[in-house]
The RNA shown here (transfer RNA) has 74 nucleotides and comes from a soil metagenome. Its Rfam family is "tRNA". Rfam classes the family as a transfer RNA. Model confidence (mean pLDDT): 81 of 100.
RNA sequence: GGGAGCAUAGCUCAGUUGGCUAGAGCGCACCCCUGAUAAGGGUGAGGUCGACUGUUCGAAUCAGUCUGCGCCCA
Numbered sequence: 001g002g003g004a005g006c007a008u009a010g011c012u013c014a015g016u017u018g019g020c021u022a023g024a025g026c027g028c029a030c031c032c033c034u035g036a037u038a039a040g041g042g043u044g045a046g047g048u049c050g051a052c053u054g055u056u057c058g059a060a061u062c063a064g065u066c067u068g069c070g071c072c073c074a
Base pairs, nucleotide, nucleotide: 001073002072003071005069006068007067010026011025012024013023019057028044029043030042031041032040050066051065052064053063054062
């Protein structure tokens, strides 16, 4: 320099044929259970879906630019 990817909760990820309110597991807080702990059960908090712009009645999802990350080729 060229190519093709990924970015969603603290962590690992799902959701990408555009449309109900954005989800799961782990973790975290509180409660129950126990003599106590672990395990188990219940409830809850936590996200402007990397940034900006555009398309659309409507964007996590489509398009463009940028940022970051790793991969392949030279």